Predicted 3D model of a 700-nucleotide part of an RNA (large-subunit ribosomal RNA, domain II) from a marine sediment metagenome. It matches the Rfam family "Bacterial large subunit ribosomal RNA". The RNAcentral record of the full RNA draws on MGnify. The coordinates come from a structure-prediction model, not an experiment, and the mean pLDDT is 82.
Context: one part of a larger RNA
C1' cells in the first nucleotide's frame, strides 16, 4: 500500500408545532394534583357581548343558461359595546375547546453525531539513567622538568651574593590503563538514541571508579545550562475526576420526485462565532386582486452639463481712495511726488465635492391604458424548519492609490449553485437556461487543409508576411492611393543645359586696410531682355567662384498648402518558436451581395413525471421539469419479534456465471458449486446502509 470486517443524529425527563387515535366543557391521574373552563394591573384589588353592518364557502329560489342574479349566510372583517390598567379611545382582553396517548420535525438539560488537545485537580510510583551528598573500599605504565629545604665551596661579615651537589615539589610537561567526545560534516544499504575507525582533549587531581545509603514533584539536586530527577522536564510519570472543554480541524454510510438560498442591514469584549431582520422551504388562512415591463398624464428633486448672480480662487488692463504698511525721489521740517502693496468699481480671460442666476437625459411617487400572473387560489396574515451572516467577475457611476488579477461604496448582471455552442486551450466574455428519444431551423461564430460549411460574387487599398490576435503613444516619413484649395504655364511655366549678370563706385562712414559681402548710416542714378549699393563661398584687401535678376535651348504639365485611407521607423529580454498549428500576396483589409455550416436555443412527433378535476378506468392543462446550502414528498434494501402462507437431500441459504426487468435504490429467473436452511403477506420494532475520518482491528 492491498483485502476483509468494525466505524458517526442515540436514550431519557421536559417544552413546543404538526399528523393520527381516545374521551369533550371537560381531559388526565390510585392520589395528592396538573392543564382547560377569565381577563386585567407592579400591586392591592376589580372583573367581560347571542348588538349593527360586509361578506367568501355552502343552501335556497329564479334564470335570458352567462355559472348569471337575488336571499340567507357557519368561518372571516369592520364598527360599536363590555372587563380591566391609566390622568387620557391609550393598551390587553371578551360572542367558549379543550385535554390524555402515540408518532413525526425542533428546543433545552444531560457525553448528546463521531474523533482530536496543550492543559488543570487528587492519589500513588520512581534517584539501578542523571544532579549533588554520606558511609566502606579500589585504580593512576614508562619518561621529562627540577619548587622549598639541607650540605658544600668562594666572595664575605650582609640574619648576603654566587657556583656546585643533595632533594624530590606541582590542580607542572609527554604518553598507556582510566575518563572525555574535537575533526572526518568517515563507515554501519538507510535513519538512528547505538556501535566502529581516524583526529583530537584529559590523564597525582575541583582525578576516575565499585557497593551500600539517603533527598520527591506547590518538591528535590544543580561550579547555574532552565541543566537533571529512567530515551519523559519554565515542572516527572501512572491511574482518576473524564466521554474535561474546543466559536477550531477532519470525517459522517441507500434512491427517485417538487421548490430552492444567502455571503446584506442591526446589536454584541463583536470580527473563524451568535442573535432579530431580509432571501429559501413548507402547512394553515384568506377570498380578488397583484406589478419585474411598456406608454401617458400630474407631481417631486438640484446630479451631467453650464454660468459666475452669491461664497470663495483667478488673467491682463482702466478709474478712484491713501486709514495703516515696503521701496525710491525732493525737501531743514512739515510735507508732497512715483511704485509696490491694499480696498472699492468698471472692462477683459478663468475655475469648484463641501458655489449656484440657471439646469436635462435618468430616478421616485400617484393614477389610467396595455402587457403579464392569479378562483387550478393573487395579495394580505398567522405557524413548522432552515441555510447564510469569509463572496467573485464583468459593464455604468464614484471616493483611496502613481499604479495592480488593488482597496471601500453603488445599479445591474453573470459565476457561486449553470451543463451545451463560440473565445486554440480559459468559472463569471460572446451566444443559450440541460425531464427522455428521433427528425428539422438558426443564433453567437465561421466556410483553403488540419475542421462542418464558399479556394463564394462585385469593387477598392496594403508589398509591410503589415495582417489572419483584444491593444500599445508624441513625433517623423520625396512609401503608395484619394479628396479639398492656391499659384504658375503654348503671349512657353517646372527641372537640366548655353549665355549675360553691368556703368557712376574702391557708396559713405569706419578702419592698417574694409572694394557687393568685419561692424554702423544709406540703399540712389544710368546703360538695359536683365542684372541688389548683393545670396553664399571666397581674400590681408582685391581678385576668382555663385545666386538673385534676363535671354536662348526644350515643349506640358509643374510648385504648393490642408484633410483622409492602408503602410514604414518610433518598438529592447532572457534555452529555439509560435497567427492554434499547416500555411497564404489573399486564405491579408475595407464596403456591398448572395449561400451554406453551427448549440441541450427554436419547430414538429412520440414518452415520462408534474398541476387540478374524479370514488375510479380516466379527463383536462400552461409561459412546467439545471441546481450547491436548505426545505418538503415518496420509495428499496439488511436485521429481530408475532402472526398467517409457503420451498427444500428429487438439493435451502452463501458464493459464481448467464438472461430478463425497474426512472433509480433494486427485483426475477437458469447454470454451477454448496450441503441445510430459507421464502412471503400483514403488523410491530431497530446497536439498519461507507470510499473517504494522517480512522480503528486482522492479514497479506
Nucleotide at each position: 500500500g492491498g483485502u476483509a470486517g468494525a466505524g458517526a443524529g442515540u436514550g431519557u425527563g421536559u417544552c413546543u408545532a404538526u399528523g393520527c387515535g381516545g374521551u369533550g366543557a371537560g381531559g388526565c391521574g390510585a392520589a395528592a394534583g396538573c392543564c382547560a373552563u377569565a381577563g386585567u394591573g407592579a400591586g392591592a384589588g376589580c372583573a367581560a357581548u347571542g348588538g349593527u353592518c360586509c361578506g367568501c364557502a355552502g343552501c335556497a329560489u329564479c334564470u335570458u343558461c352567462g355559472u348569471g342574479a337575488u336571499g340567507u349566510c357557519a368561518g372571516g372583517g369592520a364598527c360599536a359595546u363590555g372587563g380591566u390598567a391609566u390622568g387620557a379611545u391609550u393598551g390587553c382582553c371578551a360572542u367558549u375547546a379543550a385535554u390524555c396517548g402515540u408518532a413525526u420535525g425542533g428546543g433545552c438539560a444531560c457525553u448528546a453525531c463521531c474523533u482530536g488537545a496543550a492543559g488543570u485537580c487528587a492519589a500513588g510510583c520512581g534517584a539501578u539513567c542523571u544532579a549533588a551528598c554520606c558511609c566502606g573500599g579500589g585504580g593512576c605504565a614508562g619518561g621529562g622538568u627540577g619548587a622549598a629545604g639541607u650540605c658544600c665551596u668562594a666572595c664575605a661579615a650582609c640574619u648576603g651574593u654566587a657556583g656546585g651537589a643533595u632533594g624530590g615539589a606541582g590542580g607542572c610537561c609527554c604518553g598507556a590503563a582510566g575518563a572525555g567526545g574535537u575533526u572526518c560534516u568517515g563507515g554501519a544499504c538507510u535513519c538512528a538514541a547505538u556501535c566502529c575507525g581516524u583526529u583530537c582533549u584529559u590523564a597525582u587531581g575541583a582525578c576516575c571508579u565499585c557497593g551500600g545509603g539517603a533527598u520527591a514533584g506547590g518538591g528535590g539536586u544543580g561550579a547555574a545550562a532552565u541543566g537533571c530527577c529512567a530515551a519523559u522536564c519554565g515542572a516527572g510519570c501512572u491511574u482518576g475526576a473524564c466521554a474535561a472543554u474546543a466559536g477550531c480541524a477532519g470525517g459522517c454510510u441507500c434512491c427517485u420526485c417538487c421548490c430552492g438560498a444567502a455571503a446584506u442591514g442591526a446589536c454584541c469584549c463583536u470580527a473563524a462565532g451568535g442573535u432579530c431582520a431580509g432571501u429559501c422551504u413548507u402547512g394553515c388562512u384568506g377570498g380578488a386582486g397583484a406589478u419585474c415591463g411598456a406608454u401617458u398624464a400630474u407631481g417631486u428633486g438640484g446630479u451631467a452639463g453650464a454660468g459666475c448672480a452669491c461664497u470663495g480662487a483667478u488673467u491682463g488692463g482702466g478709474u478712484a481712495g491713501c486709514u495703516a504698511g515696503g521701496g525710491g525721489g525732493c525737501g531743514a521740517a512739515a510735507g508732497c511726488c512715483c511704485u509696490c502693496a491694499c480696498u472699492a468699481u468698471c472692462c477683459u480671460g478663468u475655475c469648484a465635492a463641501a458655489c449656484u442666476c440657471c439646469g436635462a437625459a435618468g430616478g421616485c411617487a400617484u393614477a389610467a391604458u396595455c402587457a403579464u400572473c392569479g378562483u387550478a387560489g393573487a395579495a394580505g396574515g398567522c405557524g413548522g424548519g432552515a441555510a447564510a451572516a469569509a463572496g467573485g467577475g464583468c459593464a455604468g457611476a464614484g471616493g483611496g492609490g502613481u499604479a495592480a488579477g488593488c482597496u471601500c461604496u453603488u445599479u445591474g448582471u453573470c459565476c457561486g449553485a449553470a451543463a451545451g455552442g463560440g473565445a486554440a486551450a480559459c468559472a463569471a466574455c460572446c451566444c443559450u437556461g440541460c425531464u427522455u428519444g428521433c427528425g428539422g431551423u438558426u443564433a453567437a461564430g465561421g466556410c483553403c487543409c488540419u475542421u462542418a460549411a464558399g479556394u463564394a460574387c462585385a469593387g477598392g487599398c496594403u508589398a509591410a508576411g503589415u495582417g489572419u490576435a483584444a491593444g500599445c503613444a508624441a513625433a517623423g516619413g520625396c512609401g503608395u492611393c484619394u479628396c479639398a484649395g492656391g499659384u504658375c504655364a503654348c503671349a512657353g511655366a517646372c527641372a537640366u543645359c548655353g549665355a549675360g549678370a553691368a556703368g557712376g563706385u574702391u557708396a559713405g562712414c569706419u578702419u592698417a586696410g574694409a572694394a557687393g559681402c568685419a561692424g554702423c548710416u544709406a540703399u540712389c542714378c544710368u546703360c538695359u531682355a536683365a542684372g541688389g549699393a548683393g545670396u553664399g563661398c571666397g581674400u590681408a584687401a582685391c581678385a576668382g567662384c555663385u545666386c538673385a535678376c534676363u535671354c536662348g535651348c526644350c515643349g506640358a504639365g509643374a510648385c504648393u498648402u490642408g484633410g483622409g485611407g492602408c503602410c514604414c521607423u518610433g518598438c529592447a529580454a532572457a534555452u529555439g518558436g509560435a497567427c492554434g498549428g499547416g500555411a497564404c500576396u489573399a486564405a491579408g483589409u475595407c464596403u456591398g451581395u448572395c449561400g451554406c455550416c453551427g448549440a441541450u436555443a427554436c419547430c414538429g412527433c412520440a414518452a415520462u413525471a408534474c398541476u387540478c378535476c374524479g370514488a375510479a378506468u380516466g379527463g383536462a392543462g400552461a409561459u412546467u421539469a439545471c441546481g450547491u446550502a436548505g426545505g418538503g414528498a415518496g420509495g428499496u434494501g439488511c436485521c429481530u419479534u408475532g402472526u398467517g402462507g409457503g420451498a427444500g437431500u428429487a438439493g435451502a441459504a452463501g458464493c459464481u456465471u448467464c438472461u430478463c426487468u425497474u426512472u433509480a435504490a433494486g427485483g426475477a429467473g437458469g447454470g454451477g458449486u454448496g450441503g441445510a436452511u430459507c421464502c412471503u403477506g400483514c403488523a410491530a420494532g431497530g446497536a439498519u446502509a461507507a470510499g473517504a475520518a494522517u480512522u480503528c482491528u486482522a492479514c497479506c